Molecule: transfer RNA
Organism: Pylaiella littoralis
RNA sequence: UGUUUGGGUAGCUCAGUUGGUAGAGUGAAGGACUGAAAAUCCUUAGGUCAUCGGUUCAAGCCCGAUCUCAAACAA
Numbered sequence: 001u002g003u004u005u006g007g008g009u010a011g012c013u014c015a016g017u018u019g020g021u022a023g024a025g026u027g028a029a030g031g032a033c034u035g036a037a038a039a040u041c042c043u044u045a046g047g048u049c050a051u052c053g054g055u056u057c058a059a060g061c062c063c064g065a066u067c068u069c070a071a072a073c074a075a
Base pairs, nucleotide, nucleotide: 001074002073003072004071005070006069007068008067011026012025013024014023020057028044029043030042031041032040050066051065052064053063054062
């Protein structure tokens, strides 16, 4: 450098089934509890689903191109 395969979704780690309202854990903020903390419990906020385009009434999901990460192979 090329080919193939797998991945890119919340600050982080990851789900998302047959295409039909984007979620969990953790973290953050507020509250309850406590003499005060920790632990625990409750609530809330937080998303250009890597980018662009296509198909569809409807795309995180299907198709194409591109970017990036990892592995294998080739040179």